Small-subunit ribosomal RNA from an uncultured bacterium, 1487 nucleotides, folded computationally. Its Rfam family is "Bacterial small subunit ribosomal RNA". Rfam links the family to the GO terms structural constituent of ribosome and ribosome. The coordinates come from a structure-prediction model, not an experiment, and the mean pLDDT is 83. The RNAcentral record of the sequence draws on ENA.
RNA sequence: AACGAACGCUGGCGGCGUGGAUAAGACAUGCAAGUCGAACGGUCAUUCGCUUGCAGCAAUAUGAGCGGGUGGCAGCGGCGAAAGGGUGCGUAACACGUGGAUAAUCUGCCGUGAAGUCUGGGAUAACUUAGGGAAAGGCGAGCUAAUGCCGGAUGUGGUUUCUGGGAGGCAUCUCCUGGUGACUAAAGUUGGGGACCGCAAGGCCUGACGCUUCACGAUGAGUCCGCGGCCUAUCAGCUAGUUGGUGAGGUAACGGCCCACCAAGGCUACGACGCGUAGCUGGUCUGAGAGGACGACCAGCCACACUGGAACUGAGACACGGUCCAGACACCUACGGGUGGCAGCAGUCGAGAAUUUUUCACAAUGGGCGCAAGCCUGAUGGAGCGAACGCCGCGUGGGGGAUGAAUGGCUUCGGCCCGUAAACCCCUGUCAUUCGCGAUCAAACGUUAUUAUUUAAAAGAUGAUGACCUGAUAGUAGCGGAAGAGGAAGGGACGGGCUAACUCUGUGCCAGCAGCCGCGGUAAUACAGAGGUCCCGAGCGUUGUUCGGAUUCACUGGGCGUAAAGGGUGCGUAGGUGGUGAGGUGUGUCGGAUGUGAAAUCUCGGAGCUUAACUCCGAAAUGGCAUUGGAAACUACCUUGCUUGAGGGUUGGAGGGGGGACUGGAAUACUUGGUGUAGCAGUGAAAUGCGUAGAUAUCAAGUGGAACACCAGUGGCGAAGGCGAGUCCCUGGACAACUCCUGACACUGAGGCACGAAAGCUAGGGGAGCAAACAGGAUUAGAUACCCUGGUAGUCCUAGCCGUAAACGGUGCACGUUUGCUGUAAAAGGAAUCGACCCCUUUUGUGGCGAAGCUAACGCGUUAAACGUGCCGCCUGGGAAGUACGGUCGCAAGAUUAAAACUCAAAGAAAUUGACGGGGGCCUGCACAAGCGGUGGAGUAUGUGGCUCAAUUCGAUGCAACGCGAAGAACCUUACCUGGCCUUGACAUGCAUAUAGUAGAAGGGUGAAAGCCCGACGAGGUAGCAAUACCAGCGUGCACAGGUGCUGCAUGGCUGUCGUCAGCUCGUGUCGUGAGAUGUUGGGUUAAGUCCCGCAACGAGCGCAACCCCUGCCCUUAGUUGCCAUCAUUUCGGGUGGGCACUCUAGGGGGACUGCCGCAGUGAAUGCGGAGGAAGGUGGGGAUGACGUCAAGUCCUCAUGGCCUUUAUGUCCAGGGCUACACACGUGCUACAAUGGGCGGUACAAAGGGAAGCGAGGCCGCGAGGUGGAGCCAACCCCAUAAAGCCGCUCACAGUUCGGAUCGGAGUCUGCAACCCGACUCCGUGAAGGUGGAAUCGCUAGUAACCACGGAUCAGCAUGCCGUGGUGAAUACGUUCCCGGGCCUUGUACACACCGCCCGUCACACCACGAAAGUCGGCUGUACCAAAGUGCGUGGGCUAACCCGCAAGGGGGGCAGCGUACCAAGGUGUGGUCGGUAAUUGGGGUG
Repeated sequence: AACGAACGCUGGCGGCGUGGAUAAGACAUGCAAGUCGAACGGUCAUUCGCUUGCAGCAAUAUGAGCGGGUGGCAGCGGCGAAAGGGUGCGUAACACGUGGAUAAUCUGCCGUGAAGUCUGGGAUAACUUAGGGAAAGGCGAGCUAAUGCCGGAUGUGGUUUCUGGGAGGCAUCUCCUGGUGACUAAAGUUGGGGACCGCAAGGCCUGACGCUUCACGAUGAGUCCGCGGCCUAUCAGCUAGUUGGUGAGGUAACGGCCCACCAAGGCUACGACGCGUAGCUGGUCUGAGAGGACGACCAGCCACACUGGAACUGAGACACGGUCCAGACACCUACGGGUGGCAGCAGUCGAGAAUUUUUCACAAUGGGCGCAAGCCUGAUGGAGCGAACGCCGCGUGGGGGAUGAAUGGCUUCGGCCCGUAAACCCCUGUCAUUCGCGAUCAAACGUUAUUAUUUAAAAGAUGAUGACCUGAUAGUAGCGGAAGAGGAAGGGACGGGCUAACUCUGUGCCAGCAGCCGCGGUAAUACAGAGGUCCCGAGCGUUGUUCGGAUUCACUGGGCGUAAAGGGUGCGUAGGUGGUGAGGUGUGUCGGAUGUGAAAUCUCGGAGCUUAACUCCGAAAUGGCAUUGGAAACUACCUUGCUUGAGGGUUGGAGGGGGGACUGGAAUACUUGGUGUAGCAGUGAAAUGCGUAGAUAUCAAGUGGAACACCAGUGGCGAAGGCGAGUCCCUGGACAACUCCUGACACUGAGGCACGAAAGCUAGGGGAGCAAACAGGAUUAGAUACCCUGGUAGUCCUAGCCGUAAACGGUGCACGUUUGCUGUAAAAGGAAUCGACCCCUUUUGUGGCGAAGCUAACGCGUUAAACGUGCCGCCUGGGAAGUACGGUCGCAAGAUUAAAACUCAAAGAAAUUGACGGGGGCCUGCACAAGCGGUGGAGUAUGUGGCUCAAUUCGAUGCAACGCGAAGAACCUUACCUGGCCUUGACAUGCAUAUAGUAGAAGGGUGAAAGCCCGACGAGGUAGCAAUACCAGCGUGCACAGGUGCUGCAUGGCUGUCGUCAGCUCGUGUCGUGAGAUGUUGGGUUAAGUCCCGCAACGAGCGCAACCCCUGCCCUUAGUUGCCAUCAUUUCGGGUGGGCACUCUAGGGGGACUGCCGCAGUGAAUGCGGAGGAAGGUGGGGAUGACGUCAAGUCCUCAUGGCCUUUAUGUCCAGGGCUACACACGUGCUACAAUGGGCGGUACAAAGGGAAGCGAGGCCGCGAGGUGGAGCCAACCCCAUAAAGCCGCUCACAGUUCGGAUCGGAGUCUGCAACCCGACUCCGUGAAGGUGGAAUCGCUAGUAACCACGGAUCAGCAUGCCGUGGUGAAUACGUUCCCGGGCCUUGUACACACCGCCCGUCACACCACGAAAGUCGGCUGUACCAAAGUGCGUGGGCUAACCCGCAAGGGGGGCAGCGUACCAAGGUGUGGUCGGUAAUUGGGGUG
C1' cells in the first nucleotide's frame, strides 16, 4: 500500500460497485424451457352461418347435424431443450495460453447460387373397450390422421469402379476438366386471384413459409503439432498395447483408437516414473523496475452436475432441471412396490469468525418457438438487505463576539489552559423534514393511410414516409414552496526510534501495558482515570493475509582467509568455455514488412451523469509468436591455412618422489659366561617395583625387533596424504638449453574412477622399545586424572577392508595484466681466472618486508585476499543437528546424503577503552624483611553484637561501624516505656468576634506533679478636646501550628575512603570508516605527568611543587607584668634604683638556590662526594585532598521534595529506662614485678585555664576536705608541688612490702535529689594474674617507648578525646615472597567488569519430536466373481409395409430370448505406500 474480509467502539445522507472464501454438506416450498392449430386427428367450451326435429302464427327458445371463428385440453408431429444460468470436485494434462497444421475432418438454424419437390402403400398414439395394480405405471382388443414411417420413379448433382487431359504441391497427395458402368432424394402448409376447367373441394396462376440434392460462404466444433507456465531426487530408473510394422475393424476424421500376427523396441539427469498441491488465462495487488503473491467480481477456455459406470436420440451430448444400471441418503406405501437429486433464482438447516429478499417486471437488451399477433425466459432490467463490505461525494453551519464569564484542569498561588470556544448579536438554508409539480430510458413489432418493386393483378410479400399503441423501476430522479441552527461526531494515539502529540491523580514488579527494544518494586509523560494535545474523520482502531522495505536467493543486484560458506587430493565423461588468417552458409543476432497478439483492464486525450467515484468514445500500448524478404561485424556450422596455446623430440644437471631386493652401525631389551657387593630404580617428596636364589655397575659373546643421531636448513621432492642410514634394479614428475616436429590437439569438470595420516576391523606372521585398556603405589576432601612401577591390544610385515582429520595457507583449478627491495635452493649464460670461488644476467621453486589497489577491520600485496576471463564446489540467523527417518556403502565401528516440530532475539567477526590474570617488565609504600613496644591470656573501664525487658530510644556495620554521633544519660538531657493531663495547642503569623472588675494577681482547695477549680486586690500604651478607634492581654471560632514520624535509593550541605596516590583532562592539529588513538608512549631522572632529551604533535587546565602557619640561626624595632651584663642598693627574694646588652615576648626582615668545587651523566635533567653554613638537596612538622569511585554515611545538627499524623505520631508532668546480663567481639587502663615496690631528701618544664571563676598565705581534719578570704578580668594573682630523674635507706624472687579487683565499715563534695545510678577519702578485706595459643597492631628520630602537666565538655562525674613538655632508643642486608598502589605490555568468551563469566550430570515441572509389540484409516497394484450397456454369435419363439405366390404359405429383414467379450460399484484373497494412535523407551528444548 492492498483485501470478496472478520471483530471492537461509534454512526447523518446520497451515488456507483460488491456479498457462501468454510460442508462439491443435506434440502421443505415456489419458480428457472418451452413453443407452433399456418404439419395432423380428436375432444371440451363458446360464437356465427346453414340444414333439420319439437313448441310456437312468427320473432324466438331448445335439441341434433354440417361448416367457419375464438379459447382450452392431452396426444401425434416439428423445432428447441447440447444455449443461457451455476460451481471449481477432478485435472500437472495439448487442460490452458500463444503460434501453426487439418493435403486427416464435421457443421442444425443463417447467407449466396444451381436443380428438383412425381407416384404409391402399410401402420400407430390420441379415442373406445375388457380385466389387473394402493400408487407410479402397464397390458390385451378395436378405430383413425399427418410435414410421422415405407416402396417405386427421375438424377441437375453427389458417391464410386475403370480410364484420359491439365495445373499445383508437402512423402502419403490436392484442385480443375472429360468418357464409362453401378448406386443414390423429396412433404407439404398457407394468403390472394382475372381468364379457362370442375357440382363442389379444387385444378390452374401467383406470393410467402417449408421439403430434397449439390456447391460455396459464414458460424461453431473435432483432431494434431512447436513453445510457455507448481513443489519434491529422502521418487532414479519407467514401460507388454508398452515402441514400431503388416493386415483387418472402427470413427465425421488421423492414429495401438481396437484386434490378429511379427519385430524388440520406446521414455529418462534438458528430470522419465512416483508423491504432494492446483482449474488455466486476460488480468488483480504490490514494486522505481526486474520481480513476488494471487486468479473474488467482469471476460475467454476447460471440467463437473448426489457417487460410480453406460449407452440412446440428435447437426451437436455420452446430456445440471433426459434414459438405463449399481451404491449411499431421503421420502411415499395397502409392504407387493415406487419416487427424488438447488454446484439455476429466492429460501431452510448444518458447520463456521463470516456472506443478503422464499421481492417487481418482461418496459429495455438478449434468447427459444411461431408467417405473425404473441407465449416462455429467477438470462436480464430493477428494487430490498449488509443499521458503513468497499470506492466516491455532501453535511453536521457562516460572520461578529473579551468581563478573556462559569464549570473543569494545572499552578512557582502571581497566574495559565480549554478559548472566540460558549453565552450573546447578525446571517445562510446544502442534506434530512413537510407540501406541490414531475421526467429521460420508446424505438421497433403490430394496426392503419400513402407510395415504389415483384405479379396478369388494386391481393400478398419486401422497402419508404406519416398517424396510433407499449414503462417494472416510479409518484422515483429532478424542480419549486415552507419552517427553523433547528435532526446529524466519533475513534485511536501521546517514553525513545518508527511517530505528530504532556501534565495531574490513583496504583506500588500489584493491577496491568507491550508491534520490537522494554515499562510497573511510593514522586510512572509506558498501567488506570482526568484535563490537555495530536492524527484521521462517518468513520477510527484491532486481527488475519499478500507484496514492499529485504541488495535478506542478489537477472537487474550478494558472497565463501578470520563473520555461514573451497569439495582431502588427482585423473577424467557429459556439459560449459575456447588462439589466429581466408572463403562459404545464414543458427543465434540486427533492422524492414505482413499476420496475430479477443473485449474489458492499465496509460494518454476527450465526452456524459451538478462534481467525483462510475460510464462512454478515440488513441496508444500489448517486451510475445508466426510468416516473408534483407544485412553479415560478432557467435555457430562447413572448407582450407598459421604458430604464439598445448603436446612431442634431442641434450643436460638437481631431488628424504614411488616400488622391490640386499646390506650396515649406534642404542634399548633379553640370554650365556666372567669380575664384583648391597643396594638399584624412581620422585617435589615418597612408595609400589627389582635385588644376597647376587641386582645395579662393568667386561666378552650371542639373539631379536623397531627406528635411522650428527649432516638438517621458513632447505629438497610429491597432486594431496606424505617422504630422511647405505647400495643395486624398476619407475613417475618438474626444470633448463636447442627451437627440430604436430597444428588448437586447449581450460574446467556434475556424475564416475583412483589415491588418501592416525585410529579401527579381518586373516596370517612378528613383537626389542613404547603403550590405550587394566593392576599397583602416590597426590588429594575425593582423584575412575596429572606423577611413579608394571602391562595387553596396538604400533612392525603380508593380503584385504575402512574413507575420515584443525586432510589448514582455515585461501578450488587454469590463463592474462599490474611499482619494488632483500634472503635462499637449483639450472643455464656472461665476465674474470691457470682452474675455480666470489661477482653480474635470466629462469624455475621457496621465504621476509613492502607500492598502488583491495579489505568491516585484522591483514593480503607478481606464490594476491589487486585488476580481468572461463569452469566447478559451497553459503543464506542461533540452537535443535551434521541429529532423526529413509536410501546407498561397510564384517563391524561407522561413513555419506540429510530434515522437521519446538525454542531464542540473538549467535557471530574484527577492532576499541577499561577491568581482571595463581601473564611479563619497571617502580613505590612501616608492604615484607631487620628491630622496638604492644593486642590476643588476667582484672577492670568503655563501645558493640546477642539475650532480656513495659522500655532497655535512634543511628553507625570489612578496611573506611564498635572510648563512633556522645567535648561528659542521677532529674533535665530524652528522642524510649508506664501512668496522669491539655487540644489554635509549649512556639509563629493572619482574620473574624467578644472583652473593665479585663490583664495581672497575694492566697486557698485537690493532686505525685502537670493540670483543674476558687480568688481578696487590681492596671496600661498610641491618636483624639471628647465620643471613640487602635494596640497589648485574655476568651471563642477559623486559617494554621507541631512531629528526633517514613524515605540518605527523591535531595542540598557536610563528611569518610581509595590517597597527599600522581594522576585526571581539554583546545587545535594529525591518524583511524568508527569506537578511539596521538599528546600522556619511548630513553634517562625524580618524592612527584619532577625535570631533560627524543617524538605528529603544539599548547593549556585541575592536581605535584611553591606561595600560608609552627619550629630551627641571625639582624632590626619595641621594653611591662618579662630580663639582669655593667653600676648602686638590699631584709639577699631582679627585692629596689637603674638599664634594655642578654633571655624572652611579637612585629618586620635576612638566610638555602644544587648557588660553589670535583666526579659521573647526552656539553642535559639529575645523581654521588666535598666546602662553607644554625640549617643541604622538598631542613622538620602542619594546613592544603585533582577527575572520580563506593546509590559509602548523615532526613536524629540544619535545610528540603514527597508521603503519613492532627483531642495525637503534637504538648506538659511524675516515675522508670537508655546503667539490665548465661555469653561473644573491638578499643583502652592497671598489672603480673628488682631497669621493680616502699620510705626520706632533692632538681629541671611547656602549653593552657580562671569572674555564678581561679582562689594564695593562715587555721582545722590522717585524708577527701572544711574554714577563711589576700591577690587576679591575668607575660602581674591563682590553678601549680611537674613526674620520670638524681642522692640515700629498705625489700631478695615469694602470689611477695608484686598486683590491686571485690566486699564490709566510716566519711567528704556537688546537687531539689546520689536507691536504681556520681566522683573522691580513710580503715579493713586482698580475687585473677608469674609476660599470654592460633593469629594480629603501631613505629624509620627528637620517632618508638617511658614519664608527668593542661584543656574542652561539666553543678558533679575520664582509664576516653584534644593538646603540652621531660627522658630518649634499636634497626633497615635487601625487594624473592604477603598486602596496597603507579606506568608499559600481553591474553580475555569479563563490562552491575574475577565476589565476573560459565560446563555437564542428577532432582522436579511443562512442551514438541524419534523408536516401539501392536492397532486403526487413506491411496493404490494384482487375481477372481459381475449389473446395465455395447460389440459379436445364435435366434427352433414372435413378426404390418418389400419380393414371389390366386391363396395357403415362403423369402428377405427385424424383435424377444440365449451364449460370449469388455466392464462400474461392491465383495473375496494377496501386496505396496502414506498417515493416525500406543504400554514402554530415547535423546532434545524451556523453567